[in-house]
């Protein structure tokens, strides 16, 4: 600090994801030790059981027994004034738990209290005089199962009362000053109101009685009033700190004042009575959430999320409600009362309250021990010793987190064995192990052993204080013994021993780490992108590897990357985003100058910002985690001082913003009213005949009742031609004949006037096309909808023919458009260049123009700048400032609920669940188009001949079969692989055999090889023989070498399977003119120039421009063959001359034809016109041949997962007594049918009979085979000759020249079938070719369609060859003979350039939209049900306060006594909690049946969109 992910690929927007960091976690696998911290996040469910608050006999009265001990017993003593209750004093409001409630002064900070209190504690100080009367315990009696209570009686206090007394205190009065403001201060007066002189110890100075005591003294603890401190509270106030406006109004004790009461204390805190106020968009009220801070995790920081531990506050204690005691509570382990729940119970009543510590059951994904102990810290009570403490120390469970340590170290290479993996050579695990030589940490034994203690008391001592006092007491010091729960624990010796101690994720990218095998879209992974459909580094598993390590993975939450809510730090033309438009309250924001204040804002000081945390520094635990100590920090508030630039306030001016006078002139700005003409239509009347009108073509339709067209006249509505323009007004919608009226507004020019009056502007008010609603009008035309013709597979549509509503007014609604410039107002700044509207100055003119200039306005281009690019650029989308709106991934959705508005229709504010990993945006390449230019090709036209109809061949689909091996599939399969299936081939099917096998290597054994007979079987093959002994080495045993046999396993074999694992060939786009590169230059890039563009060519051919220049491979050329010469060379070839023969047969020659070597020629080289003086083009000349001469060969990047695994190699996978190998027979030739290529044909340009003539180019020894004979013929017999320019095949055939046939199913056509043959071959049955005779089907030129060819071509005619024992209508070649046409590129195909437009990129056989049909999932509605929360009204009315009490009861005081004051209670009034009843709101769960929405694999109907997408899309109604 970034990465994956939208694309064929770029760059942006923009979500999703991840990699960090952390956790009171939990889950999986593992798990060796210590330390030091945490440890019910859920049910503020319910709890057995035991403990958590007591303590004081120095406050008071009582007062036991066990047990020993005398005693015979009785009984006494002791235990003991002990245990134990009780009355009183302090305590229990502290400490411990929760976090339910609360959105609040609760909490935080900072401050107030002139409005309060405070027990113990500490200073001062000031008192403690005289009395009374009770009451528990206790002891009798009674009630009750218990709890427990009731009466009668006795008795004490520091328990209660009643009197004095009053420095001060309180409270009223009054008078004086302070203060902003008195309840505060002072000063006089009235009133009121206190104790316990109690306990203990000691002592006898004084007093008393005096023996020693004690009411004396004396020390210490208490007791009372009063000041002050300390400390803990109480109540106020400023500020901060959640959601939701789909919550906008709220509120009658409300809000304020007298009057009263309450309280510690102000206060609507409560009451009566006036007033009618308060709060509220700076968010009242409501409704949802939550304990809040110090801090805690992230983060650079700003922030975000959290509030567990430990600190501080609050809150609450079964749930609701109340008090009462007290210094302090409405009280966790206190009381009353209602209510839920448990429990007891004799059913009459009682009892309880773990969210204290443990521990129980439940919920839960989850969270420990019914432990020790008061030794140490702190707390209560006490004089004190002590007692009490589940606080607290400590120990025990958990890897729950954090830190530490260890599971060994050194050496050690035949790189052991084993495992994986291998191209089989090896690698790799790997120094790793073993082995040798060490160390001994943590565990284990075993021995010694801390600090954590100091205080208090106790004992000796000492010193000082009170005092009469050497008594005591208090304080202050020495010393000694004492007093540990952890624990025999930390620690340290010592002993033995490598001994006991390593795992979890991962290894396709991101993101460190790869291979085998299985599996086969299965089974499984998956954080995102994706992985799996038979060679998966992604799934499982092993081998190795990576990382981290007592842990490692996952799940979950936060916070971060995410600048993805943007204060720091984001945006709005096209990505999401500018309200449709103006006018304004409030808010924000504001010209210039002086003067003044000091609110903000700066400074210095000052107080506080508890302590723990962070953060440095030092320091203690072996280090560290963890601990102490210090500093610093706490960014915050208050307070005091100070500064005045800024900003604000407050004056006082100014003129530059604004705004007003004044003259002026432009304009489809707005309203109203009135008037033209042209046109359409519709009526009349006339002419005048038969069509009209519409369309691509038709039809409906309108007309012989007279249409359409003509004229003339009426009527009506509605719109304003030409000027017209890129023009012009207006805020926007919008606005276009003319004339008047009424009027808003901008401009120009003046520079007189006021004096900052100004800019935006939530709400709000207005205005807003078109559609549509409401009431009257009005309707000429157009025109939804409706009807009707076409069109079409359909056609509720696009075309027509009609036609209503509406368009039009008047007047009221609606508020929305793609209401756009997709771009809010307002100011100011920043280069021009050009055209236009208004008007102004100048100059100039007879005048319109024309030229310089300023102002406002409309437009086009165009720097810097900005921009993802497109673009925008003084009319910014540039560079600044103010205000406002608005956005935060895509769908669900501008949708539902609500709420407002509207008659409606509908608008307007406006979600969630659920779903994706994208959805966008601009831009490049490509491919596409029923978009657009250019060209080209037998592409299409102009011809010529075919296919498609018939018969047969022949391939191919179908069906058939036991098999009818396989492949090959539009052009590019389908006389194709097959240049030749009767066995063989052959792979297919049935049988019948073989298993180291028909072939190939190697090992052993044997026997040379080799030759050959019988016999059985369909053969393969199997029995049984017979012949025959070999070569080389070596003295010789014996070995080799080749062949056979046999045996064993290596291993063979495979036309099994994958052409979607491959190599090689090969088709095809297309012999189509293209495909690419280096540098260089432009773009942020993908890319782009180059390779566009003017020409020109067959050609990206060339040639000129040209940010290009140059180059590859591709054209061309070079190579073959024919075309012309010229030259070398003549045998097998030729013959012109010579001579010869039947005959180039010989002799001769080799001129000349031919053969095959080898040169020449042809370049647009000349002319001549065009074209850019070019390339080129056109003609023309010479020439055998003229612009690539004609013909082959030759295929650029690449495209179609094109074809072939059965030519042939090959990688995996299958089978090995069979998927392999031998044979025999069969099949591959089947046959309703369909196709695709041919061959013959339909005849007369023909057939037939006979006759005569020209070829090329091949082939040939298991071969071609001549002559000559047989035979009608296919062919048989002969055999000469030839390995070929010599012999053969071989006869060319169309062609010519006679003669017939005479238009017809023929003298055409030859299928079919018969019967007799030839010939090849072991064999022609299934199944060969051909003779010869007979047989004569079909068929008379072939629908719709559809192929071939542009010159020696097409058509027609023969000839040869491969393959082949034989078999050719097919292939491959050859030459004979020899045509017609081409204006032209407007159309069909297919192909190149350039350019558009695209939502396509598997590229149009591309994408894709919607209803229906099926499943699933969320969800709105819904008669209703049903629960919860709240709320308003009323009954009723516990406890209890509070007020009243005429009725009962009463120890202290008062009274001689009645009796009284007091006090208590009944009773009554008032609030009031549960609790009833109605009525309402807000939240849920459900709900028959209902709406749309998602999502799914191939479902189903059309094809709306994307290209002009075949009616341009698209927005509102």
């Nucleotide at each position: 600090a970034g990465a994956g992910u939208u694309u064929g690929a770029u760059c942006c927007u923009g979500g999703c994801u991840c990699a960090g960091a952390a956790c009171g976690a939990a889950c999986g696998c593992u798990g060796g030790c210590g330390g030091u911290a945490u440890g019910c996040c859920u049910a503020a469910u319910a709890c057995a059981u035991g403990c958590a608050a007591g303590u004081c006999g120095u406050a008071c009265g009582c007062g036991a027994a066990a047990g020993c001990c005398c005693g015979c017993a009785a009984g006494g003593g002791u235990a003991a004034g002990u245990a134990g209750a009780g009355u009183g004093g302090c305590g229990c409001a502290c400490g411990g738990g929760u976090g339910a409630g609360u959105a609040a002064c609760a909490c935080g900070u900072a401050g107030g209290u002139g409005a309060c209190c405070u027990u113990c504690c500490c200073u001062u100080u000031u008192g403690a005089g005289a009395g009374g009367g009770a009451u528990a315990a206790c002891c009798c009696g009674a009630a009750g199962a218990a709890a427990u209570u009731c009466g009668g009686g006795c008795u004490a206090a520091u328990a209660c009362c009643u009197c004095a007394u009053a420095a001060g205190u309180u409270u009223c009065a009054u008078a004086u000053a302070u203060u902003a403001a008195a309840a505060g201060u002072u000063a006089u007066g009235a009133a009121a109101g206190a104790a316990a002189u109690g306990a203990u110890u000691g002592c006898c100075u004084c007093u008393a009685c005096u023996u020693g005591u004690a009411a004396g003294c004396a020390a210490u603890c208490g007791c009372u009033g009063a000041a002050g401190g300390a400390u803990g509270g109480g109540c106020c106030u400023g500020c901060g700190g959640g959601a939701c406006a789909u919550u906008a109004g709220c509120u009658a004790g409300u809000u304020g004042g007298u009057g009263g009461g309450g309280u510690a204390a102000c206060g609507g805190c409560c009451u009566a009575c006036c007033a009618a106020g308060g709060c509220g968009a700076c968010g009242a009220u409501g409704u949802c959430u939550a304990g809040c801070c110090g801090g805690u995790u992230u983060g650079a920081g700003a922030g975000a999320a959290c509030g567990u531990c430990c600190g501080g506050c609050c809150a609450c204690a079964c749930u609701g409600g109340a008090a009462c005691u007290g210094a302090g509570a409405c009280a966790c382990g206190g009381u009353c009362c209602a209510g839920a729940c448990u429990c007891c119970u004799a059913c009459g009543g009682g009892a309880g309250g773990c969210a204290g510590c443990a521990g129980u059951a439940g919920g839960g994904a989850a969270u420990a021990u019914u432990g020790c102990g008061c030794a140490a810290u702190g707390g209560g009570c006490g004089a004190a010793a002590g007692c009490c403490u589940g606080a607290c120390g400590c120990a025990g469970c958990a890897a729950u987190a954090c830190c530490g340590c260890g599971u060994g170290a050194g050496u050690g290479a035949g790189g052991a064995a084993g495992g994986u993996c291998u191209u089989c050579g090896g690698a790799u695990u790997g120094u790793a192990a073993a082995g040798c030589u060490c160390u001994g940490u943590c565990g284990g034994g075993a021995u010694g052993g801390a600090a954590a203690a100091a205080u208090g008391g106790u004992g000796u001592g000492a010193g000082g204080u009170c005092u009469a006092a050497u008594a005591g007491g208090c304080c202050u010091u020495a010393c000694a013994a004492u007093u540990g729960a952890u624990g025999g624990u930390a620690c340290a010796u010592c002993c033995a021993a490598a001994g006991g101690a390593a795992g979890c994720a991962c290894c396709g990218g991101c993101u460190a780490a790869c291979u085998u095998c299985g599996u086969g879209c299965c089974a499984g992974c998956a954080g995102c992108c994706g992985c799996g459909g038979u060679a998966a580094u992604a799934c499982g598993a092993a081998g190795g590897g990576u990382g981290c390590a007592a842990g490692c993975g996952u799940u979950g939450u936060u916070c971060g990357g995410a600048u993805u809510u943007a204060u720091u730090g984001g945006g709005c033309g096209u990505a999401a985003a500018g309200c449709g438009c103006g006018c304004g309250c409030a808010g924000g924001c504001g010209g210039g100058u002086a003067a003044u204040u000091a609110a903000g804002u700066c400074a210095g000081g000052u107080g506080u910002g508890a302590a723990a945390u962070c953060u440095c520094a030092g320091g203690g635990c072996u280090c560290a985690a963890c601990c102490c100590u210090g500093a610093a920090a706490c960014u915050g508030c208050g307070c005091c001082u100070g500064a005045a630039a800024c900003u604000g306030g407050u004056u006082a001016u100014c003129u530059a913003g604004a705004a007003u006078g004044u003259c002026g002139g432009a304009g489809a700005g707005g309203g109203a009213a009135g008037g033209g003409g042209a046109a359409u239509u519709u009526c009349g009347c006339a002419u005048g005949u038969a069509g009209g009108g519409g369309u691509a073509a038709a039809a409906u339709c309108c007309g012989u009742a007279g249409a359409u067209a003509u004229g003339c006249g009426a009527a009506g509505g509605a719109a304003u031609a030409c000027c017209a323009g890129a023009g012009g007004c207006g805020a926007a919608g919008g606005c276009g004949c003319c004339u008047u009226c009424c009027u808003g507004g901008a401009c120009g020019a003046u520079g007189a006037u006021u004096g900052a009056c100004g800019c935006u502007g939530a709400g709000g008010c207005g205005c807003g096309a078109a559609a549509g609603c409401g009431u009257g009008g009005g309707g000429a035309g157009c025109a939804a909808a409706c009807a009707g013709g076409a069109u079409u597979a359909g056609a509720u549509a696009c075309c027509c023919u009609g036609g209503u509503a509406g368009u039009c007014c008047a007047c009221g609604c609606c508020g929305u458009a793609a209401a756009c410039g997709a771009u809010g107002a307002g100011a100011a700044c920043u280069a021009g260049a050009u055209a236009u509207u208004a008007u102004g100055g100048g100059a100039a003119u007879u005048g319109a123009c024309c030229c310089c200039u300023g102002u406002a306005g409309u437009g086009u281009c165009g720097c810097a700048g900005c921009u993802a690019a497109c673009g925008c650029a003084u009319u910014a989308a540039g560079u600044u400032c103010u205000c406002c709106g608005c956005c935060u991934g895509g769908g669900g959705a501008g949708u539902a609920c609500g709420g407002u508005c509207g008659c409606a229709a509908g608008a307007u504010u406006a979600a969630a669940a659920c779903u994706c990993a994208a959805a966008g945006g601009a831009a490049u390449u490509g491919a596409c188009g029923g978009g657009g230019g250019c060209c080209c090709g037998c592409a299409c036209a102009a011809g010529c001949g075919g296919u498609g109809g018939a018969u047969u061949a022949u391939g191919u689909g179908g069906u058939u079969u036991a098999a009818u091996u396989c492949g090959a599939a539009g052009c590019a399969a389908c006389g194709c692989g097959c240049a030749g299936a009767a066995c063989c081939u052959u792979a297919c099917c049935u049988g019948g055999g073989c298993u180291u096998g028909a072939a190939c290597u190697c090992u052993c054994a044997c026997g040379a090889a080799u030759c050959u007979g019988a016999c059985a079987g369909a053969g393969a093959u199997g029995u049984c023989g017979g012949a025959g002994u070999g070569u080389u080495c070596g003295c010789a045993a014996g070995a080799a070498a080749a062949u056979g046999u046999g045996a064993u396993g290596a291993g063979a074999g495979g036309c099994g399977c994958u052409g979607c694992a491959u190599g090689g060939c090969u088709g095809u786009c297309g012999u189509c003119a293209g495909c690419u590169c280096g540098u260089g230059u432009u773009g942020u890039g993908a890319a782009a120039u180059g390779u566009u563009g003017g020409g020109u060519u067959a050609a990206g051919u060339c040639u000129c421009g040209c940010a290009a220049c140059g180059a590859g491979c591709g054209c061309a050329a070079c190579c073959c063959c024919c075309g012309u010469u010229c030259u070398u060379a003549g045998u097998u070839g030729c013959c012109a001359u010579c001579a010869u023969u039947a005959a180039g047969u010989u002799g001769g020659g080799c001129a000349c034809u031919c053969u095959a070597g080898g040169a020449a020629g042809a370049c647009u080289g000349c002319c001549u016109g065009g074209g850019u003086u070019a390339a080129c083009c056109a003609g023309g000349a010479g020439g055998a041949a003229g612009g690539u001469g004609g013909g082959g060969a030759u295929g650029a990047c690449g495209u179609c997962a094109a074809g072939u695994c059965c030519u042939c190699a090959u990688g995996g996978c299958c089978c090995u007594u069979a998927u392999g190998u031998c044979c025999a027979g069969g099949g591959c030739u089947a046959c309703a049918c369909a196709c695709g290529u041919a061959a013959u044909a339909c005849a007369a340009u023909g057939g037939u009979c006979g006759g005569u003539a020209c070829a090329a180019a091949g082939g040939g020894a298991u071969g071609c085979g001549a002559a000559c004979c047989u035979g009608c013929g296919a062919a048989g017999g002969g055999g000469a000759g030839c390995a070929a320019a010599u012999c053969u095949c071989a006869a060319a055939a169309a062609a010519c020249c006679u003669a017939u046939c005479u238009c017809a199913g023929u003298c055409c056509g030859g299928a079919u079938u018969g019967a007799a043959g030839u010939c090849u071959g072991c064999a022609a049955c299934u199944c060969g070719a051909c003779u010869u005779c007979a047989u004569g089907a079909a068929g008379u030129u072939g629908g719709a369609a559809u192929c071939g060819c542009u010159a020696g071509u097409a058509a027609u005619c023969g000839c040869g060859g491969a393959u082949c024992a034989g078999c050719a209508c097919g292939c491959c070649g050859c030459g004979g003979u020899g045509a017609a046409u081409a204006c032209g590129u407007u159309c069909c195909c297919g192909g190149g350039c350039c350019u558009u437009g695209u939502a396509c990129a598997c590229a149009c056989c591309g994408c894709c939209c919607g209803u229906c049909a099926c499943a699933c999932c969320a969800u709105g509605g819904g008669a209703g049900u049903u629960g919860u929360u709240u709320u308003c009204a009323u009954u009723u009315u516990a406890a209890g306060a509070c007020g009243u009490g005429a009725c009962u009861c009463u120890a202290a005081c008062c009274g001689c006594a009645a009796g009284g004051a007091g006090g208590a209670g009944a009773g009554c009034g008032u609030c009031u909690a549960c609790a009833g009843u109605g009525g309402g709101a807000g939240c849920g769960a459900u709900g028959a049946c209902u709406g749309g929405g998602g999502u799914g694999a191939a479902g189903u109907c059309g094809u709306a969109a994307c290209a002009a997408g075949g009616u341009a899309g698209c927005c509102g109604u």
A computed fold for a 1517-nucleotide RNA from a freshwater metagenome, annotated as small-subunit ribosomal RNA. Its Rfam family is "Bacterial small subunit ribosomal RNA". Model confidence (mean pLDDT): 84 of 100.